c-di-GMP-I-GGC riboswitch aptamer from a Desulfobulbaceae bacterium, 74 nucleotides, folded computationally.
[in-house]
RNA sequence: UGAGACAAGGCCAAACCCGUUGAGAAACGGGGGCGGAAAGCCACGGGUCUCUAUAGAAAGCCGAGCUGCCUCAC
Numbered sequence: 001u002g003a004g005a006c007a008a009g010g011c012c013a014a015a016c017c018c019g020u021u022g023a024g025a026a027a028c029g030g031g032g033g034c035g036g037a038a039a040g041c042c043a044c045g046g047g048u049c050u051c052u053a054u055a056g057a058a059a060g061c062c063g064a065g066c067u068g069c070c071u072c073a074c
Base pairs, nucleotide, nucleotide: 001073002072003071004070011036012035016031017030018029019028020027021026034060040066041065044063045062046061048057049056050055
């Protein structure tokens, strides 16, 4: 630098349920586990959603950027 997850140690956590916050999308905490090899960070571009447009949500939609464990190859 590239590839990979049937090894090892692990990590995250969909839908749904409960509680809280918010106008809302949704977020946070607990349970849960569909899945993930960046399902880590980031709202820069496209798409999507909310809508009190001053605007906001979302990274587990796609792309770009940054960072990272292990193994193998160079």
Overview: Its mean pLDDT, the model's own confidence on a scale to 100, is 85. Rfam family: c-di-GMP-I-GGC riboswitch aptamer. Rfam links the family to the GO term cyclic-di-GMP binding. The model forms 95% of the base pairs in the Rfam consensus. The organism belongs to Desulfobulbaceae, within Bacteria. RNAcentral holds the sequence, with entries from Ribocentre.